Annotation:
Predicted 3D model of a 1475-nucleotide RNA (small-subunit ribosomal RNA) from an uncultured Planctomycetia bacterium. The coordinates come from a structure-prediction model, not an experiment, and the mean pLDDT is 84. Rfam family: Bacterial small subunit ribosomal RNA.
């Protein structure tokens, strides 16, 4: 100091969300010592137990017992005048608790008094006489009990009384009068009393100014506001009464609502601020609730009293007690808050002459990591980097000097001795509790917890498999998760660490400091104006504000700072400063303010021109267009994308003619004018408002703005009367459509129009509030004066409407003297989306509805603006066999073949619009072939390596049985190379074999984990860098534009200059010529043979054959064209503008496609999913569909005859002739590894015959029987021939393909793949040989510019509403049940105070009564929760239903307002806006 999150990306607006501190917390794991603190925040709800307020004998009178001691005993001494109680006197109004009420009677600050005051101190003056009584105790007596009644005796600093009166109170102007006290007690010098006068402290009472939210609370008030009197208090006072008067308060928030004790202070913050008010200090208010008073120096009293209430005990049922919101404690609530502890040793306080005595104030101990601080859990050496555990590319690494292990220390924690200290201000005494010092052991007793995907420090393996879960925001998890969960490892704090709540901060996200409003939220429709705010100039005064000095106060503690004390710190002390405040009395006069008193330049006024759809009213006019008679006319009109409804022989449209009507006013007319907005249009007249220009005569700041007010306010609606021609919601019929509650057509009422009264809303928009001043310009309009002109033109000033534009400003877009720059003045309004401009409540309205205006609850985004893309039933160039022109096709047939589906045991698998379907397959009977099926076997294996054994047994190879075979079981046979040896044979080694271990296989999954390869767009012309420029940025320019091309191909231009990668062009066929070369090719000439034939010799000319060159390049020539590029026509050539084919596919799309070609991560499988084998399947068959074959016939079929290719293959081959056979093919086998020989007769053609339009002499399926081939083997399931048989089928609906030239159509021919073949597939290959293109509107599809978007997974998108279905919150609701606080009326306890009576000497007392009054009760009503059949809409939810409303011209532009109407989204009307 920021960061995460909207988007494909990007700048903005905007909200969530993090990281930081805090905290009287709480809850998870986990826990070692200590100091300081702090600890019922909820139930001011309920309370057992024990303490929490006495003390005084030096004010009083009474007065024990226990126990000792004498004494026979009664009893007597001490104990002891004690302990007790009572009388009296101070105290008990203090300390301690709490925070319910209370929003002002409170609180803080400053300030003032009309007032009190015990104990304290200080002066003054006094304490004389006199009396009657009563508690206590006794006797008696009621009561369960509390308690209480009677009698009788007794004292006093208790009570009375009389004197005196410095004084002190009251009269009074003095003078004077009058009237009022006392107590003694002990230790004789102490302390009391009484009156009064002053202090200190303390405390009643007043004023100012401040102290929450909520206007959806706008009017409140009758003791209310003042006077007079009076009357209570300590005292001012409506405090309370009588009377009078009618005030008093209030938009600066009264009056009511709801919350809250208030300050010093404390959290957090740079500050302002904002949030809080435990504990500590000060004030206030409370003491079960509510009401009273009494005593008293103070009370309306926390552990007094009186009454009423609730509630709890106790009771002998008549009656009493009771009051922890004191300290412990207990139950109860609750996430949650201690011990029924020790002590008055200290500090304090109540009493007391004093010792003392009392004190849950207070000192201390427990408990609790609740918080802050400070210690520790060792230290140091130790590497081969031990072991375990993770990871690993299998080499290693990593944890980790960590540990083991050596040696050292010795805090706290343990355990023993000790008591200086806390303790003083003359001594002394006193310690509940703790600090302190020494001494002993012994590394021993003491580490955890969250994180680790970004933010945010920290990675890796296992599991798991949108499951389990994680999450503070964004978001992980659907088979390779650094997001879960476990581990290793690692970071970050540490006796703690995480979560959770909660304040403040980041958040300038309420903006005072320090925000904003064209289009993101946000300018009232628009004026008039009231209060308020601000307000020209110049002079003088005053001193409120201001400044500056200064008085006083701002408690103390908190913070700061300096210094000290505990070992440091924390804690605590002692000085400063700070307390930004209020106050006192002084100065200054520039500014704001006052107050006078003066000016014009603000503003208004005159006086003269002027422009206009400014308003109101009245009058008159044309032209259209209905309607009404009437001629003329005679069949249609009308309407639409086509039609229909509709009108029309009863005469319609149409045409003349006359009359009625009602609304709008063509042209001028314009970016024009006028108005405060909404709006204002035919002429002419009347009345009326405003605004400008000129003159510069008056007035003197009279002025801006405007909170409530007030008035105007388009359409559409709404009343009451007219009006109604055209229009035209509604509504009624035609059309379209799945369907049409629309869009279009035909009718049509309200209404539209006019006069009153209403409504008050719009995209009421420039989505810009009003003045006022200042800050480049240029240009078109409109209205005016000036200069100057003979008049124009021309200059030049004001006002007003517009358009481009410097600087500036803006997130851009844009704005820019008519600001959205730059200041001031004032109002208005915003604070995330949605809910919702909605509910309830107020208010206005006939009414429809305006205006005001939430919440709950739900999401992380919702915006703005530019950008690159896709898209458009948007635009604009421009390509393509895209259409069109044309030729032949498929779709109907049957037949093949691939797929779908069915079927089956299995019909192995994969391709799926175009880009799957004669496709992988260039050959499924076995094989192939995949376990697709079924059924038999094998287990280190059908194949690879590598290790250990074992040895020559064994394998291999002959045989034999079992078997469908593979397999299995069994005889036989027995090597090779070196060593040693004469051999005999020993020993060893290696392939091989067998066993066991590694592991070998796998067409098992994942094409969505890969590679490579392939398809397509698409052979379309695009697709991208460097620098540089432009913009905040994303991005853009280059690549656009004007030509041109097949082409981002080439030119010009040009903030762009250059390059790549694709085009093009090198590469091959092919077309023409040269040349070299001539065998197996050729054969003109020669020569030679044949029946014949380059057969021979021979030759290279020729054709060929294949190598290697020429050739075309817009190169000439003319024309257009920008003196360009290119484009047209020509010439010349075999070829001409790319000659013709072909290979060659850019950046990238599609998670295309393919683990079943290979490859290759994970993952499954291991006596099987791997391997062999028979045999069966892939070939099945109601049917769907593709791709082809043959056809439906006469350009044909069929027969005889004849004529002419090219390219390819051939030895497991091709096969001549000959010979059998109809034929298929057989025999037998020349020749040829190939320009030599085979294949090999091409066929369509030609000629000639038949055949005469039929289901035939078409066509050839099916079917039968006979045959041939090839193969172990053609049943399932082959091809081929022969005869016989002859099915559909007479050219094919919707729809749909090729293909522009040697092309299409046609016609045979080779080949690969194979033993054959299902080949009509598929790759080549020649022969024959066309037809049409005017053109680019139309369907497709591509390219390049441009626009519009709410699309970005990107039109197969994105999106609305209605229903239905779950969930949650919420309005309304017959009611029905709680609170609150007033009102009116009734009861009316306690007890003040006033009257009466008794009563006596007085006082006291007793009855009894009035006024006030708690509580209660009864009534109508208000405000505000709870719940409530039933019901409105909201708001999310998984792939539910209907449709398509919106985003492109979203397919009828869209949206605002209104009014109708409909399942819905919406649709019509009117009148508005461009978004």
């Nucleotide at each position: 100091a920021g960061a995460g999150u909207u988007u494909g990306a990007u700048c903005c607006u905007g909200g969530c969300u993090c990281a930081g501190a805090u905290u009287g917390a709480a809850c998870g794991c986990u826990g070692g010592c200590g100091g300081c603190a702090u600890g019922g925040c909820u139930a001011a709800a309920a309370c057992a137990u024990g303490c929490a307020a006495g003390u005084c004998g030096a004010a009083c009178g009474c007065g024990a017992a226990a126990g000792g001691g004498g004494g026979c005993a009664a009893c007597c001494c001490c104990a002891a005048g004690u302990a007790g109680a009572g009388u009296g006197g101070c105290g008990a109004a203090a300390g301690g608790g709490c925070g319910a009420g209370g929003a002002a009677u409170a609180g803080a600050u400053u300030u003032c008094u009309a007032c009190g005051u015990a104990c304290c101190c200080c002066g003054a003056g006094g304490u004389a006489g006199a009396g009657g009584a009563u508690a206590a105790u006794c006797u008696g007596g009621g009561g369960a009990a509390a308690c209480u009644c009677a009698g009788a005796c007794u004292a006093a600093u208790a009570c009375u009384c009389u004197a005196u009166a410095c004084g002190g109170u009251c009269c009074g102007a003095a003078a004077g009068g009058a009237u009022c006290a006392a107590a003694g007690g002990c230790u004789u010098g102490c302390u009391g009393c009484c009156u009064u006068g002053g202090g200190a402290g303390c405390g009643g009472g007043g004023a100012a100014u401040c102290u929450c939210c909520u206007a959806u609370c706008a009017g409140c008030u009758a003791g209310u506001u003042g006077g007079u009197g009076a009357g209570g208090u300590a005292a001012a006072g409506g405090c309370u009464c009588a009377c009078c008067a009618a005030g008093g308060c209030g938009a600066a928030g009264a009056c009511g609502g709801g919350u809250a004790g208030c300050g010093g202070g404390u959290g957090u913050g740079a500050g302002a601020g904002c949030a809080c008010g435990g504990c500590c200090c000060g004030c206030c208010g409370c003491a079960u609730c509510g009401g009273g008073a009494c005593u008293g120096a103070g009370a309306c009293a926390c552990u007094g009293c009186c009454c009423g209430g609730a509630c709890u005990c106790c009771u002998a049922c008549g009656g009493g007690a009771g009051g922890c919101u004191g300290c412990a404690g207990u139950a109860a609530c609750g996430a949650a808050u201690c011990u029924u502890c020790c002590g008055c040793a200290a500090u304090g306080c109540g009493c007391g002459a004093a010792a003392g005595c009392g004190u849950g104030a207070c000192g201390g101990g427990g408990c609790a990591a609740u918080g802050c601080c400070g210690c520790g859990u060792g230290c140091a050496g130790g590497a081969u980097g031990a072991a375990g555990c993770c990871c690993u590319u299998c080499g290693g690494g990593g944890u980790g000097u960590a540990a083991a292990c050596u040696g050292c220390u010795g805090u706290c924690a343990g355990g023993g001795u000790u008591u200086a200290c806390c303790a003083a201000a003359a001594a002394a005494a006193u310690g509940a509790g703790g600090c302190g010092a020494c001494c002993c052991a012994a590394a021993g007793g003491a580490a955890g917890c969250a994180c680790c995907g970004g933010c945010u420090a920290a990675c890796u393996c296992u599991g798991u498999g949108c499951c389990a879960g994680c999450a503070g925001c964004c978001g992980c998890g659907g088979u390779a998760a650094u997001a879960c969960a476990g581990a290793g490892g690692g970071u970050g704090c540490g006796a703690g660490c995480g979560u959770u709540a909660a304040u403040c901060g980041g958040a300038a996200u309420c903006a005072c400091u320090g925000g904003g409003c064209u289009u993101a939220a946000a300018g009232c429709g628009u004026g008039c104006g009231u209060a308020g705010g601000c307000g020209g100039a110049c002079u003088u005064g005053c001193a409120g504000g201001c400044a500056u000095g200064u008085u006083g106060u701002g408690a103390a503690a908190u913070c700061c700072c300096a210094u000290g004390g505990c070992u440091c710190a924390a804690c605590c002390a002692u000085g400063g400063a700070a307390u930004u405040g209020c106050u006192u009395c002084g100065u200054g006069a520039a500014c704001c303010g006052c107050a006078a008193g003066u000016c014009u330049c603000g503003a208004g006024g005159c006086u003269g021109g002027u422009a206009g759809a400014g308003g109101c009213g009245g009058u008159c006019g044309g032209a259209a267009c209905g309607c009404u008679a009437g001629g003329u006319g005679g069949a249609g009109c009308g309407g639409u994308g086509a039609a229909a409804u509709g009108c029309g022989u009863a005469g319609a449209u149409a045409u003349c003619u006359a009359g009625c009507g009602g609304a709008a006013c063509g042209c001028c007319g314009a970016a024009g004018g006028u108005g405060a907005a909404g709006a204002c249009a035919g002429g002419c007249c009347g009345c009326u408002g405003g605004g400008c220009c000129a003159g510069u005569c008056c007035u003197g700041a009279c002025g801006c703005u405007g909170a409530g007010g007030c008035a105007c306010g388009a359409a559409a609606g709404c009343g009451u009367g007219g009006g109604g021609a055209g229009c035209a919601a509604a509504c009624g019929g035609g059309a379209u459509u799945a369907g049409a509650u629309a869009c279009c057509c035909c009718g049509g009422u309200a209404g539209u129009c006019c006069a009153c009264g209403c409504c008050c809303u719009a995209a009421a928009c420039g989505a810009u509030g009003c003045g006022c001043a200042c800050u480049a310009g240029a240009u078109c309009g409109a209205g005016g004066a000036g200069g100057a002109u003979g008049a124009c033109a021309c200059c030049c000033c004001c006002u007003u409407g517009g358009u481009c534009g410097a600087a500036g400003c803006a997130a851009a877009a844009g704005u820019g003297u008519u600001a959205a720059g730059u200041g001031c003045g004032c109002c208005g309004c915003c604070u995330g989306g949605g809910g919702a401009g909605u509910a309830c409540g107020g208010u206005c309205g006939c009414a429809a509805g305006g205006c005001u205006a939430a919440a709950a609850c739900u999401c992380a985004a919702a915006g703005g603006a530019a950008u690159u893309g896709a898209c458009g039933g948007g635009g604009g160039c421009u390509c393509a066999c895209a259409c069109a022109a044309g030729c032949g096709g498929u779709g109907g047939a049957g037949c093949a073949u691939g797929u779908g589906g069915c079927u089956u045991a299995a019909u192995u698998c994969g391709a799926a619009g175009c880009a799957a379907c004669g496709c992988g397959a260039a050959g499924a009977a076995c094989c192939u072939u995949a376990u697709c099926c079924u059924g038999g076997g094998c287990u280190u294996g059908a194949c690879a390596u590598g290790c250990a054994c074992g040895g020559a047994u064994c394998a291999a190879c002959u045989c034999u049985c079992c078997g469908a075979a593979a397999g299995g079981a069994g005889a036989g046979c027995c090597a090779c190379a070196g060593u040693c040896g004469c051999a005999a044979g020993a020993c060893c080694g290696g392939a091989a074999c067998g066993u066991g271990c590694a592991c070998a296989g796998g067409u098992g999954c994942u094409g969505c984990a890969u590679g490579g390869c392939u398809g397509u767009c698409g052979u379309c012309a695009g697709c991208u860098c460097g620098u540089g420029c432009u913009g905040u940025g994303a991005a853009g320019u280059g690549u656009c534009g004007g030509g041109u091309u097949a082409a981002g191909u080439c030119c010009c231009u040009c903030a762009a200059c250059g390059a790549g990668c694709g085009a093009a062009a090198c590469c091959c066929c092919u077309g023409u010529c040269g040349u070299u070369a001539g065998u197996u090719g050729c054969u003109a000439a020669c020569a030679g043979g044949u029946a014949a034939u380059g057969c021979u010799g021979a030759g290279g000319a020729c054709u060929c054959u294949a190598g290697c060159g020429a050739g075309a390049c817009u190169g000439c020539c003319g024309g257009u064209g920008u003196c360009a590029a290119a484009c047209c026509g020509g010439a010349g050539g075999a070829a001409g503008g790319u000659g013709g084919g072909g290979a060659u596919g850019a950046c990238g799309u599609c998670a295309a496609g393919u683990c079943c070609u290979c490859a290759u991560g994970g993952c499954c499988u291991u006596u099987a999913u791997g391997c062999c084998c028979a045999g069966g399947g892939c070939u099945g068959c109601a049917c769907a569909c593709g791709u082809g074959c043959u056809a439906c016939a006469a350009u044909g079929g069929u027969g005889c005859g004849u004529a002419c290719a090219g390219a390819a293959c051939g030895a497991c081959g091709c096969a001549a002739a000959a010979u059998c056979g109809c034929a298929a093919g057989a025999u037998c086998g020349a020749g040829c590894a190939a320009a030599u020989c085979g294949c090999u007769c091409a066929a369509a053609g030609c000629g000639c015959a038949c055949c005469c339009c039929a289901g035939u002499u078409c066509g050839g399926a099916u079917u039968g029987c006979g045959g041939g081939c090839u193969g172990a083997a053609a049943c399932c399931c082959g091809c081929c021939c022969g005869c016989a048989u002859g099915a559909a089928g007479u050219c094919g609906g919707a729809a749909u393909c090729g293909c522009u030239a040697g092309u299409a159509a046609u016609c045979g021919c080779g080949g690969a793949u194979c033993a054959g073949c299902u080949a009509c597939g598929c790759c080549g290959c020649g022969g024959u040989g066309a037809a049409u293109a005017c053109g680019u509107u139309c369907c497709u599809g591509a390219g390049c510019c441009u626009u519009g978007u709410a699309c970005a997974c990107a039109c197969c998108g994105c999106c609305c509403g209605u229903c239905a279905a779950g969930u949650c919150a919420u309005g309304g609701g017959a009611g029905c049940u709680g609170g609150c606080a007033g009102c009116g009326c009734c009861c009316g306890a306690a007890g003040u105070c006033g009257c009466c009576c008794c009563g006596a000497u007085u006082c006291a007392g007793g009855g009894g009564u009035g006024c006030c009054c708690a509580c209660g009760g009864c009534g109508a009503g208000g405000c505000u929760g709870g719940u409530g059949a039933c019901u409105g809409g909201g708001a999310c939810u998984a792939a539910g239903u209907c449709g398509u409303a919106a985003c492109a011209a979203g397919g009828u532009a869209g949206c605002c307002g209104u009014a109708g109407g409909g399942g819905a989204a919406c649709c019509u009307g009117c009148g508005g806006c461009u978004g």